[in-house]
RNA sequence: GUGACAGUAGCUCAGUGGUGAGAGCGCCGGACUGUGGCUCCGGAGGUCGCUGGGUUCGAUUCCCGCCUGUCACC
Numbered sequence: 001g002u003g004a005c006a007g008u009a010g011c012u013c014a015g016u017g018g019u020g021a022g023a024g025c026g027c028c029g030g031a032c033u034g035u036g037g038c039u040c041c042g043g044a045g046g047u048c049g050c051u052g053g054g055u056u057c058g059a060u061u062c063c064c065g066c067c068u069g070u071c072a073c074c
Base pairs, nucleotide, nucleotide: 001073002072003071004070005069006068007067010025011024012023013022018057027043028042029041030040031039049066050065052064053063054062
C1' cells in the first nucleotide's frame, strides 16, 4: 500500500431500521452471616469511535468519508 473483520457501560458481548439501549462479570447500598464468601434484593454507570456527510417520516442499525485495532497478502 491492497483486502477482510471489528469499534455499544470499567471488562467481555448481545441488539442490525420503529419511539424505555440491554445481559454477564465488576462497582455501590441493603438482607442473610460471629466475620468473610456464597445467595437474594435494589442502585449508579452509555451523548452506541467522529462537534462528519447522505438515504429515510424515523439511523446504534443502511450508504460514503475519516480515525483506531486485529488478520491476511504485498
Molecule: transfer RNA
Organism: Micromonospora sp. NPDC049523